[in-house]
RNA sequence: CGCUUAUCCAGAGUGGCUGAGGGAACAGGCCCGUCGAAGCCACAGCAACCUGGCCCUAGUGCCAAGGUGCUACCUCCUGCCCGAACAACGGGAGAGAUAAGAG
Numbered sequence: 001c002g003c004u005u006a007u008c009c010a011g012a013g014u015g016g017c018u019g020a021g022g023g024a025a026c027a028g029g030c031c032c033g034u035c036g037a038a039g040c041c042a043c044a045g046c047a048a049c050c051u052g053g054c055c056c057u058a059g060u061g062c063c064a065a066g067g068u069g070c071u072a073c074c075u076c077c078u079g080c081c082c083g084a085a086c087a088a089c090g091g092g093a094g095a096g097a098u099a100a101g102a103g
Base pairs, nucleotide, nucleotide: 001103003101004100005099006098007097008096013043014042015041016040017039021032022031023030026079027078028077029076044071045070046069048068049067050066051064052063053062054061075095080092081091082090083089
C1' cells in the first nucleotide's frame, strides 16, 4: 500500500506550548472554536479489537489494561437506492475509521 473479516446509537480530560481554524475527501447543511480550534508534550481516563484471567447461568458474559486505538454532536447529518409530497426523517448501500490476519 491494497485485500479479507468484524465493529462503529454506548463510553472517556486536565495541564503546558502554540495562535486560527476544526468536525476524513469534495459539495451542501448543522455544530465547535481567542471563555483558545487544529497540532505537539505530559499525565490521566475509556474499553472497540488483540492479549491475559474468571465463569460451565459459555454468551451480544465478567475482570485486568500489556499491544494498537480512542476521549463534542449517531462515523454530526446529507449527497447513491427504496419508503414517502421532501436531501439533510426511516431503512439499505457506498465511502470512511479502528482492530486482527495473511500477502
Predicted 3D model of a 103-nucleotide RNA (SAM riboswitch aptamer (S box leader)) from an Acidobacteriota bacterium. The coordinates come from a structure-prediction model, not an experiment, and the mean pLDDT is 86. NCBI's taxonomy places the organism under Bacteria, Pseudomonadati, Acidobacteriota. It matches the Rfam family "SAM riboswitch aptamer (S box leader)". Gene Ontology term of the family: regulation of gene expression. It was read from a public genome assembly, where an Rfam model found it.